[in-house]
RNA sequence: UGGGUCGGCCAGACGGUCGCGUUGCGGGAGACCGCACCGAGGAACGUCCGGGCUCCACAGGGCAGGAUGGUGGGUAACACCCACCCGGAGCAAUCCGCGAGACAGUGCCACAGAGAGCAGACCGCCGCGAUCCCCGCUCGUCGGUGAACGCGGUAAGGGUGAAAGGGUGGUGUAAGAGACCACCGGGGGUCAUGGCGACAUGACCUGCCAGGUAAACCUCGUCCGGAGCAAGGUCAGACAGAGGAUGUUGACGCGGCUCGCCGAGUCCUCGGGUAGACCGCUGGAGCGGCGCGGCAACGCGUCGCGUAGAUAGAUGACCGUCGAAGGGAGCCCCGAGAGGGGCCCUGGAACAGAACCCGGCGUAUCGGCUGGCCCAUUCG
Numbered sequence: 001u002g003g004g005u006c007g008g009c010c011a012g013a014c015g016g017u018c019g020c021g022u023u024g025c026g027g028g029a030g031a032c033c034g035c036a037c038c039g040a041g042g043a044a045c046g047u048c049c050g051g052g053c054u055c056c057a058c059a060g061g062g063c064a065g066g067a068u069g070g071u072g073g074g075u076a077a078c079a080c081c082c083a084c085c086c087g088g089a090g091c092a093a094u095c096c097g098c099g100a101g102a103c104a105g106u107g108c109c110a111c112a113g114a115g116a117g118c119a120g121a122c123c124g125c126c127g128c129g130a131u132c133c134c135c136g137c138u139c140g141u142c143g144g145u146g147a148a149c150g151c152g153g154u155a156a157g158g159g160u161g162a163a164a165g166g167g168u169g170g171u172g173u174a175a176g177a178g179a180c181c182a183c184c185g186g187g188g189g190u191c192a193u194g195g196c197g198a199c200a201u202g203a204c205c206u207g208c209c210a211g212g213u214a215a216a217c218c219u220c221g222u223c224c225g226g227a228g229c230a231a232g233g234u235c236a237g238a239c240a241g242a243g244g245a246u247g248u249u250g251a252c253g254c255g256g257c258u259c260g261c262c263g264a265g266u267c268c269u270c271g272g273g274u275a276g277a278c279c280g281c282u283g284g285a286g287c288g289g290c291g292c293g294g295c296a297a298c299g300c301g302u303c304g305c306g307u308a309g310a311u312a313g314a315u316g317a318c319c320g321u322c323g324a325a326g327g328g329a330g331c332c333c334c335g336a337g338a339g340g341g342g343c344c345c346u347g348g349a350a351c352a353g354a355a356c357c358c359g360g361c362g363u364a365u366c367g368g369c370u371g372g373c374c375c376a377u378u379c380g
Base pairs, nucleotide, nucleotide: 001376002375003374004373005372006371007370008369009368010367012322013321014320015319016318017317018316020039021038023036024035025034026033027032041351045362046361048360049359050358051357052356053228054227055226056225060259061258062257063256065224066223067222068221069220070084071083072082073081074080085099086097087096088095089094100219101218105217106216107213108212109211122158123157124154125153126152127151128150129149131147132146134144135143136142137140166184167183168182169181170180171179185209186208187206188205189204190203191202192201193200194199232279233278234277235276241270242269243268244267245266246265253261254260286305287304288303289302290301291300292299293298326346327345328344330343331342332341333340334339
């Protein structure tokens, strides 16, 4: 210098005018008015996970159901994060993995193919039988070659397929075959060493070599009660009840079933009324600096910082100045050229927006700044 890879930060700035919301102060009988402060995000989003909080009996047992899945740690918790292991991609930095179990059982494996799972005989190879053709002689119920047929053997070779019961060589055989042997590869078992562990390395034994699929049922381990701030509560205000069903032989309720619990209402139809205010509500697993522990995620200590709370939903609009990348058929300079630099003109900010609060994940995003690491090249 070029290319790659993994992060971190910012998300137009300043000024003016007008407007909106909370809060405070002042004024007003009140409606309301004036002034001042403050007023969206890195994702506030999707609502996909996990928690806090609230109510549902006292939040309980079992079944069913759901979630999760290498190991160890972090955390309030997680499907998140960190570190490591194993497998794969890459020269590397680094990235990817829904990464338990397929000798517990059941199912499925399209098309092609003979056969797709206690394998399979289409071609080929081999044996036997009888028939025919040809050849030979010692002329026979003889020997040999070949062809089509029938019965059988064979998983070496061909062919099909994503996948066909390890690979190479030999022994063996009618032909063959882990049938047997040597070596290689894989699996399993025992032991040793290292590691908390997943696992790794090594030695010995064993022909065990029969695949894949668990985002198919299933099995195993671990975890999970439900509903959600329209939760839930307080105050104020309005109204009119009627009919039916069911229930102390236990209704309703506790998400399903059941055990267990509670103990007097509950449900349906018609009719009538209200639809206001307040609490919950924002200071919390909060953010930042430093120190210590830890490889890290993170934890502990200490110091400092710290005003969005609307309710049909405020946080906006306009003007001026400045403005990055990008674009330009313009002008000037350098250069042989390719091209580079300056001036000028143009250009003008994405995705999106709180609604109880946090931790994550996922997705969207005009652009800019910046750091670590890897590879290649050049110069010293």